[in-house]
C1' cells in the first nucleotide's frame, strides 16, 4: 500500500429497518445462626461526523480504534 471482517451495558454476546434484549456481573430486599446458594427489584450501552429513509444498531460514505490476508 492493497482487499476482507470487528465496534451495542463492567464483560461475553444477541437484535440485520419498525418499543435495544439476554447471561453474568454490580446495587438493594427476601430467605438463614452466619455465609454460600436461591427468589424479587434495580442499574446500565449502539467508536465519532454526515447521508438515504416517516423511521438507521441494521443501509452508503468518510474518519478513529482492533484483528487477519497479500505484495
Nucleotide at each position: 500500500c492493497c482487499a476482507c471482517c470487528c465496534g451495542u451495558a463492567g464483560c461475553u454476546c444477541a437484535a440485520c429497518a419498525g418499543c435495544a434484549g439476554a447471561g453474568c456481573g454490580c446495587u438493594u430486599g427476601g430467605c438463614c445462626g452466619a455465609u454460600a446458594a436461591c427468589c424479587g427489584a434495580g442499574u446500565g450501552a449502539u467508536g465519532g461526523a454526515g447521508g438515504u429513509g416517516c423511521g438507521a444498531u441494521u443501509c452508503c460514505u468518510c474518519c478513529c480504534g482492533g484483528g487477519c490476508g497479500g505484495a
The RNA shown here (transfer RNA) has 71 nucleotides and comes from a Myxococcales bacterium. The same sequence occurs in records of 3 taxa. Model confidence (mean pLDDT): 82 of 100. It matches the Rfam family "tRNA". Its family is annotated with triplet codon-amino acid adaptor activity in the Gene Ontology.